[in-house]
Context: one part of a larger RNA
RNA sequence: AACAACGCUGGCGGCGUGCCUAAUGCAUGCAAGUCGAACGGGAGUCACUUCGGUGACCGACCGUGGCGGACGGGUGAGGAGCGCGUGGGGAACCCACCCCGGUGCGGGGGAUAACCGCGGGAAACCGCGGGUAAGACCGCAUGAGCUUCGUUGGUCGGUAGGACAGACGAAGCAAAGAGCAGCAAUGCUUGUGCCGGGCGGGUCCUGCGGCCUAUCAGCCAGUUGGUGGGGUAGUGGCCCACCAAAGCGAUGACGGGUCGCUGGUCUGAGAGGACGAUCAGCCACACGGGGACUGAGACACGGCCCCGACUCCUACGGGAGGCAGCAGCAAGGGAUAUUCCGCAAUGGGCGCAAGCCUGACGGAGCGACGCCGCGUGGAGGAGGACCCUUUUCGGAGCGUAAACUCCUUUUCGGGGGGACGAAGGAAGUGACGGUACCCCCGGAAGAAGCACCGGCUAACUACGUGCCAGCAGCCGCGGUAACACGUAGGGUGCGAGCGUUGUCC
Numbered sequence: 001a002a003c004a005a006c007g008c009u010g011g012c013g014g015c016g017u018g019c020c021u022a023a024u025g026c027a028u029g030c031a032a033g034u035c036g037a038a039c040g041g042g043a044g045u046c047a048c049u050u051c052g053g054u055g056a057c058c059g060a061c062c063g064u065g066g067c068g069g070a071c072g073g074g075u076g077a078g079g080a081g082c083g084c085g086u087g088g089g090g091a092a093c094c095c096a097c098c099c100c101g102g103u104g105c106g107g108g109g110g111a112u113a114a115c116c117g118c119g120g121g122a123a124a125c126c127g128c129g130g131g132u133a134a135g136a137c138c139g140c141a142u143g144a145g146c147u148u149c150g151u152u153g154g155u156c157g158g159u160a161g162g163a164c165a166g167a168c169g170a171a172g173c174a175a176a177g178a179g180c181a182g183c184a185a186u187g188c189u190u191g192u193g194c195c196g197g198g199c200g201g202g203u204c205c206u207g208c209g210g211c212c213u214a215u216c217a218g219c220c221a222g223u224u225g226g227u228g229g230g231g232u233a234g235u236g237g238c239c240c241a242c243c244a245a246a247g248c249g250a251u252g253a254c255g256g257g258u259c260g261c262u263g264g265u266c267u268g269a270g271a272g273g274a275c276g277a278u279c280a281g282c283c284a285c286a287c288g289g290g291g292a293c294u295g296a297g298a299c300a301c302g303g304c305c306c307c308g309a310c311u312c313c314u315a316c317g318g319g320a321g322g323c324a325g326c327a328g329c330a331a332g333g334g335a336u337a338u339u340c341c342g343c344a345a346u347g348g349g350c351g352c353a354a355g356c357c358u359g360a361c362g363g364a365g366c367g368a369c370g371c372c373g374c375g376u377g378g379a380g381g382a383g384g385a386c387c388c389u390u391u392u393c394g395g396a397g398c399g400u401a402a403a404c405u406c407c408u409u410u411u412c413g414g415g416g417g418g419a420c421g422a423a424g425g426a427a428g429u430g431a432c433g434g435u436a437c438c439c440c441c442g443g444a445a446g447a448a449g450c451a452c453c454g455g456c457u458a459a460c461u462a463c464g465u466g467c468c469a470g471c472a473g474c475c476g477c478g479g480u481a482a483c484a485c486g487u488a489g490g491g492u493g494c495g496a497g498c499g500u501u502g503u504c505c
Base pairs, nucleotide, nucleotide: 001503004501005500006499007498008497011374012373013372014371015370016369017367018366019332024330025329026328028327029326030325033067034066035065038064039063040062041061044057045056046055047054048053074285075284076283084209085208086207087206088205089204090203093202094201095200098198099197100196101195102194103193104192106140108138109137115130116129117128118127119126120125145173146172147171148170149169150168151167152166154164155163156162177190178189179188180187181186211257212256213255218248219247223245224244225243226242227241228240229239230238260282261281262280263279264275265274266273267272287308288307289306290305291304310321311320312319313318338364340363341362342361346360347358348357349356350355377407378406379405380404388397389396390395411446412442413441414440415439416438417437421432449494450493451492452491453490454475455474456473460489461488462487463486464485470477471476
């Protein structure tokens, strides 16, 4: 000093903080949706009805489509690595949404879910047929421009697949509509394609820096380099074919062990040492392992596929699952919390908006786990009651301590009032919370313990015990007067804490 634990004790508040062990297994609920201003269907209610249906309203629900699910949240297993930190480089790169600038949105086509019918299956779910829409999908047109290739002059340059601004030619590349107003023409809003720039983010390369071990001394075959290619947003032995035989190492290669890294935290006068909880940045992982798909972005915690272990359902044919999200359970452990409230605020996703979603977050609950603050009363009150302890029996200690008198009411209890946090032009909107806070009333009322007293080290007597029972951090105490064991009285230290244990300086 602490993410502590244990023992005894325990009044209140504020702010923090709380599985360090089994990255063990998980019941249950919730944690990522949203958009009808992209599109198709459409339950329902009401009215009328010739009973076939028609109209109006509301549009639950299903599906296509778009955006989001790559953020936010968790964990520290792995990893000694350009993973992290710091400084450079990319003339070798990418970017949805947002902002700025430029320029477009012409004309067509074929499908498919939902739905209906039939069928299979225990289920999960699936098949066949019919049939339909779109901002879904696919040709065509146009090309301000962009990409690739060829030719060509300029500036720069780190000399390369060069950069920048160009000229000429060839080939290739786009798109979508919707809402509101209007009788309409049309207008407004929004969306959308392409190009360039920005913001911010990502990716790659590199100098330097930070563990232990030599009882690990030699290591290496995609190994080191080249040529050509593949792959990628992109460089690269990343991958492949061929060629060469290199490359690394006592300045510690290779191997083994251990470990997330950092800002920082603790300690220390500093140098240093140790650590890396909470908060913040980066990385890695999501039952173990592997893989790709979609996408601007993933090799994707609450997506998919395969293998494996485990659990569950089954009609035995086959299926379902993944809390290292928030709670919660079991287990492990010395040990770590509520199956709480709310989207009011902040932030995020979607939406024109209204709004919906949000266990992020804001709060409340539990734990003296930590820090800080407050209280458990104040003043007066005897040469000084009682109890208790001790005694040389005179006394001494407890001790102004108590009683008693006066006072106060922080806290506590009751009552009354009652927020800030809430913001856009106004109105409305608060989980916390009738909380904080303020006023009144009541009554000293409800609130003290723990360790120690041989020396180190502050604080001593009595009795019991008799090398026993026991104490102990070290020295050491105890065998009949023990200041060292046990109890009591007294004292010392700290105080809602006090001690003990383990850990770091």